[in-house]
Molecule: Bacterial large signal recognition particle RNA
Organism: Anaerolineae bacterium
RNA sequence: UCGUGCUAGGCGGGGCGCUAGCGGUGCCCUGUACUCGCAAUCCGCUAUAGCGGGGCCGAAUUCCCCUCCCAGGGCCUUGUCGGUUUCUGGGACUGGCGGGCUAAGCGACGUGGAAGGCUGGGUCCUGUGCGGCGCAGGCCUGUGAAUCUGGUCAGGACCGGGAGGUAGCAGCCAUAAGCGGUCACCUGUGGGUGCCACGGGGUUGCCUGGCUGGAGUUGGCUGGUUCGACAAGCCGGGGGCCACGGUUCGAAGAGGGGUGCACGA
Numbered sequence: 001u002c003g004u005g006c007u008a009g010g011c012g013g014g015g016c017g018c019u020a021g022c023g024g025u026g027c028c029c030u031g032u033a034c035u036c037g038c039a040a041u042c043c044g045c046u047a048u049a050g051c052g053g054g055g056c057c058g059a060a061u062u063c064c065c066c067u068c069c070c071a072g073g074g075c076c077u078u079g080u081c082g083g084u085u086u087c088u089g090g091g092a093c094u095g096g097c098g099g100g101c102u103a104a105g106c107g108a109c110g111u112g113g114a115a116g117g118c119u120g121g122g123u124c125c126u127g128u129g130c131g132g133c134g135c136a137g138g139c140c141u142g143u144g145a146a147u148c149u150g151g152u153c154a155g156g157a158c159c160g161g162g163a164g165g166u167a168g169c170a171g172c173c174a175u176a177a178g179c180g181g182u183c184a185c186c187u188g189u190g191g192g193u194g195c196c197a198c199g200g201g202g203u204u205g206c207c208u209g210g211c212u213g214g215a216g217u218u219g220g221c222u223g224g225u226u227c228g229a230c231a232a233g234c235c236g237g238g239g240g241c242c243a244c245g246g247u248u249c250g251a252a253g254a255g256g257g258g259u260g261c262a263c264g265a
Base pairs, nucleotide, nucleotide: 001265002264003263004262005261006260009057010056011055012030013029014028015027016026020046021045022044023043024042034054035053036052037051038050063258064257065256066255067254068253072249073248074247075246076245079244080243082242083241084240085239086238087237088236089235090234093233094232097228098227099226100225101224102223104222105221106220107218108217109216116212117211118210119209120208121207122206123205124201125200126199127198128197129196130194131193133190134189135188136187137186138185140181141180142179143178149174150173151172152171157166158165159164
């Protein structure tokens, strides 16, 4: 150096989480890599740190170590001019909203007379009269009593010798209460009654008339000023996420180095 057979070892790794710790199940990254069973109010172990069964490779493209590079993750009790989102507080400023004042500009009204002053009326309350409407009564009218209303009372009855007298049913006439009608007139009474008349009260809010006065009035729009509420912007604080920075692990990939035993030639 070659060949044969073995052995160590390998047949994925890593981050987070869990754990006293390690590995696995779990989630994620890498990317292709034997198989079966176990496992989250878990499973198996203890620094040689998954266990148990089966299979394959085997000292190198595959095992071990170092360096580079970097997917991805953790941490920095925010490290940063930060960005974004959410919660909370504030009310100085800006903006929007509401109220008051002002009257600079525009507009409207005003010498065909503004503001102001005096005065009358209406609108408001109340009384009286008149009218209207409703109701009741009267007046007028119809009807209206077996007997206990009236008049007249046929027949009949009673008294009487008679003349005559008495009471009186039915009928007829009239009428009381009652029941209706008419509503023209009269009386009383009532009101969510009246372009009605008269009197009293009240009011300056509105409308309106007269007199005076002699130039402003109004506050629609813009502006100014002030007050208030809200909190969009803004200011303070807390949390989440993202970006940047630092730190710590680090898959895959690239490069370098290392690695046993037996027999035979």